[in-house]
RNA sequence: UCCGGCGUCAUGCUUUCUCUCGGAGAGCGUGAAGCUGGAGCCGGGGAACCACGUCUUCAUGGGGUGAAUCCGGCGCACCGAGGUCAGGAACGUCUGUCUCGAUGUGCUGGUAGGGCGAUCUUUGCGUCCGAAUCCGUCAGCUCACCUGGUAAGCGUUGGACAAAGAGGAG
Numbered sequence: 001u002c003c004g005g006c007g008u009c010a011u012g013c014u015u016u017c018u019c020u021c022g023g024a025g026a027g028c029g030u031g032a033a034g035c036u037g038g039a040g041c042c043g044g045g046g047a048a049c050c051a052c053g054u055c056u057u058c059a060u061g062g063g064g065u066g067a068a069u070c071c072g073g074c075g076c077a078c079c080g081a082g083g084u085c086a087g088g089a090a091c092g093u094c095u096g097u098c099u100c101g102a103u104g105u106g107c108u109g110g111u112a113g114g115g116c117g118a119u120c121u122u123u124g125c126g127u128c129c130g131a132a133u134c135c136g137u138c139a140g141c142u143c144a145c146c147u148g149g150u151a152a153g154c155g156u157u158g159g160a161c162a163a164a165g166a167g168g169a170g
Stems, first nucleotide, its partner, number of pairs: 001039006008032011040150006050140001061138001062135004070110008079101005085096004113129005119166006
C1' cells in the first nucleotide's frame, strides 16, 4: 500500500408479523470503529565457515531503529586543578574573584549524510532536513527456523527546473 473474514453500532431500500400508537424479525446496500487472516514491502533474533579476540575496571558497559554523524562559537549551572588580590588576628581553612579542563543544558555557525523539484539513472541548479527513541548488562556475520511493524498529527496554500542516456504510454 492492498485483498478478505467475524460480530457490534448508525443509516437507506424491500418485505413479513403484530397492529390504537408503537414495536420486532429477515434480505440487499452504505458508513464507522474493533478483532482477526493474508499478499507485498521493511526491521529484529538466529548455525557452519569467516571475522573479532571478548567482558570488566581506570572511565562514560554494550547494542538496535533512523539520513540524522562529526567539528566549532557564545552564555548558564555544577565539579576538579591552579594563580592573584580582598575579608575573617595568623597558618590550616572558608567566601568572593580570575584562568584552564570535564560534564550537562540553551542559543548559534558549519558538516558526513538524507528528502523534494510528476517514469528511472547520472550531472547541474534551487530549496529543505541533518531529530528522536528503543533494548536493559545482552545480541558480529548467519541456512533452516522464530518474531515485530505497515502508525500518528496538522493544514487548505503552493510546487512540479535544465541537460544526457534508458524505458514506457498515446
A computed fold for a 170-nucleotide RNA from Marmoricola sp., annotated as c-di-AMP riboswitch aptamer (ydaO/yuaA leader).